[in-house]
The prediction has a mean pLDDT of 76. The RNA shown here (Bacterial RNase P class A) has 372 nucleotides and comes from a bacterium. The RNAcentral record of the sequence draws on ENA. It matches the Rfam family "Bacterial RNase P class A". About the family: Ribonuclease P (RNase P) is a ubiquitous endoribonuclease, found in archaea, bacteria and eukarya as well as chloroplasts and mitochondria. It is annotated as a ribozyme. The gene name in the source record is rnpB.

RNA sequence: GGAGCAGAUCGGAUGGCCGCUCCGCGGAUGCGGGGAGGAAAGUCCGAACUCCAUAGAGCAGGAUGCCUCGUAACGCGAGGGGGCCGCAAGGCUACGGAAAGUGCCACAGAAAACAAACCGCCCGGCCUUGCCGGGUAAGGGUGAAAUGGCGAGGUAAGAGCUCACCGCUUCGCUGGUAACAGCGAAGGCACGGCAAACCCCAUCCGGAGCAAGAUCAAAUAAGGGGCCGAAGGGUUGCUCGCCCGAUCCCUCAAGGGUGGGUCCCGGGUUGAUCGCAUGAGGCGGGCGGUGACGUCCGUCCGAGAUGAAUGGCCAUCAUGGCGCCGCAGCGGCGGCGUCAUACAGAAUUCGGCUUACAGAUCUGCUCCCGCU
Numbered sequence: 001g002g003a004g005c006a007g008a009u010c011g012g013a014u015g016g017c018c019g020c021u022c023c024g025c026g027g028a029u030g031c032g033g034g035g036a037g038g039a040a041a042g043u044c045c046g047a048a049c050u051c052c053a054u055a056g057a058g059c060a061g062g063a064u065g066c067c068u069c070g071u072a073a074c075g076c077g078a079g080g081g082g083g084c085c086g087c088a089a090g091g092c093u094a095c096g097g098a099a100a101g102u103g104c105c106a107c108a109g110a111a112a113a114c115a116a117a118c119c120g121c122c123c124g125g126c127c128u129u130g131c132c133g134g135g136u137a138a139g140g141g142u143g144a145a146a147u148g149g150c151g152a153g154g155u156a157a158g159a160g161c162u163c164a165c166c167g168c169u170u171c172g173c174u175g176g177u178a179a180c181a182g183c184g185a186a187g188g189c190a191c192g193g194c195a196a197a198c199c200c201c202a203u204c205c206g207g208a209g210c211a212a213g214a215u216c217a218a219a220u221a222a223g224g225g226g227c228c229g230a231a232g233g234g235u236u237g238c239u240c241g242c243c244c245g246a247u248c249c250c251u252c253a254a255g256g257g258u259g260g261g262u263c264c265c266g267g268g269u270u271g272a273u274c275g276c277a278u279g280a281g282g283c284g285g286g287c288g289g290u291g292a293c294g295u296c297c298g299u300c301c302g303a304g305a306u307g308a309a310u311g312g313c314c315a316u317c318a319u320g321g322c323g324c325c326g327c328a329g330c331g332g333c334g335g336c337g338u339c340a341u342a343c344a345g346a347a348u349u350c351g352g353c354u355u356a357c358a359g360a361u362c363u364g365c366u367c368c369c370g371c372u
Base pairs, nucleotide, nucleotide: 001368002367003366004365005364006363007362008361009360010359012317013316014315015314016313017312018311020035021034022033023032024031025030037343041354042353044352045351046350047349048348049209050208051207052206061205062204063203064202065201066080067079068078069077070076081095082093083092084091085090096200097199101198102197103194104193105192118140119139120136121135122134123133124132125131126130148166149165151163152162153161167189168187169186170185171184172183173182174181175180213274214273215272216271223265224264225263226262227261228260232244233243234242235241248257249256250255281300282299283298284297285296286295287294288293318341319340320339321338322337323336324335325334326333327332
């Protein structure tokens, strides 16, 4: 210098003007202060919190699936093991069980699993330029996959038929908390693949969700209770008296039922308040741990809307792209102009995962080339 791997950070700055929202201010057309994110997103997991349900156990259903740790918990994270990929740094990995059962294995191929002979090879027979019968999985061919691999012996040709090595299975020993690894012995090999096919095994799981839920409380209906009638008309011009009279029914009447008016309770809609901003909290440091993380000390308080605030414009600067000009002559430096500054936006809260992201920066590491 080139090519790459892993991780982390920032993601415009300052000022002015005009707004928006929340809070505070005995002063309110004012003043002061707070005001998005690393993902606020997807709503995919796990929790807190709330209400409902709930003897115990099982069935069904769902999720997870190498080991050990971490955590409030997890399907998350850390470290490790096995496998695959890469020269390497490193990356990916649902990675229990196929000798419980069922099922599937396209096309091609003779045959895709209680088996199977297409070509070839070997042996025998015959009606001998071929056909038939038998043997053979060593060779060819098909396929993603063909009944352990490879070499030697052996054989008519072959074959774990026999032997060495490798693989596999079982057992033992050693190391490791474990997954697992190493070594040794035995067994001729039994067990093709697929469980992100059904299934089996182990572990875990009650439901709904802040529109949860709680409090206050206009209006209206159901329901409960208290209280309440006499304006007017007729009879005779007036007074008295009498009669009628404003829902209807029973009753001679009193009274009762039903209904009316009014007030209260009740109920809980519009609405208001709480839940709701101090929390498994942020930052810095020490200690323990390889690490995830734990613990101690110090310090900070940093949005809270509900048709839903967090914005717009201008100036200067910064960074980057492009164009032009000048200088330099190893990859450049300077000036001017112009364009761009992403993804996206809280809605009960927290821990994760996943996905999106213009551009810029930093750290550690690997391989190759050149020079010393």